This is a predicted structure of a 72-nucleotide RNA (transfer RNA) from an uncultured Bacteroidota bacterium. The sequence was found in a public genome assembly. Rfam family: tRNA. Gene Ontology term of the family: triplet codon-amino acid adaptor activity.

RNA sequence: AGCCUCGUAGUUCAACGGAAAGAAUAGAAGUUUCCUAAGCUUUAGACCUAGGUUCGAUUCCUGGCGGGGCUA
Numbered sequence: 001a002g003c004c005u006c007g008u009a010g011u012u013c014a015a016c017g018g019a020a021a022g023a024a025u026a027g028a029a030g031u032u033u034c035c036u037a038a039g040c041u042u043u044a045g046a047c048c049u050a051g052g053u054u055c056g057a058u059u060c061c062u063g064g065c066g067g068g069g070c071u072a
Stems, first nucleotide, its partner, number of pairs: 001071007010025004018055001027043005048064005
């Protein structure tokens, strides 16, 4: 330098172009317990960025940024 691939809650991952973007775990509050842990209930939290296509984009296309890989 070229090509491929990935980028979503603190973390690990989901989401045929159309539902209030979900789950686990972690966090907070409550409940329970002599106390802690476990259990139960509730609760806050995210689409890397800028454009394009579309009635509608987390999803498709392009540029940029970042991680990983391959070639030279």